[in-house]
Model confidence (mean pLDDT): 81 of 100. Predicted 3D model of a 74-nucleotide RNA (transfer RNA) from a Microgenomates group bacterium. The source organism's lineage runs through Bacteria and Bacteria candidate phyla. It matches the Rfam family "tRNA". By type it is a transfer RNA. The sequence is in RNAcentral, with records from ENA.

C1' cells in the first nucleotide's frame, strides 16, 4: 500500500430493514443488612453512540471523506 472486520457509560458488550429524550453486566454513590468489612438487596448518577460532512421530515443506524485499533495480505 490492498482487503476484511470494529470505535456506543470508568471497562466489556447490546441494540435497531431510519421513528416516542440507547439497554444489560461490572466498577461508582447513597440506603438498608453488620461489632465492622464483604456478599446479598434497594435505589440513584453516568454515554446524546471516533470526528467531519451529505442524504431525509427525522441519522447510533443510510452515504463520502478522514482519525484511532486488530486480524489477514504483499
Nucleotide at each position: 500500500g490492498g482487503c476484511a472486520g470494529g470505535g456506543u457509560a470508568g471497562c466489556u458488550u447490546a441494540g435497531u430493514u431510519g421513528g416516542u429524550u440507547a439497554a444489560a453486566g461490572c466498577a461508582c454513590a447513597u440506603c438498608a443488612c453488620u461489632c465492622a468489612u464483604a456478599a446479598c438487596g434497594a435505589u440513584g448518577a453516568g454515554a446524546c453512540c471516533g470526528u467531519g460532512g451529505g442524504u431525509u421530515c427525522g441519522a447510533u443506524c443510510c452515504c463520502c471523506a478522514c482519525c484511532c485499533c486488530u486480524g489477514c495480505u504483499a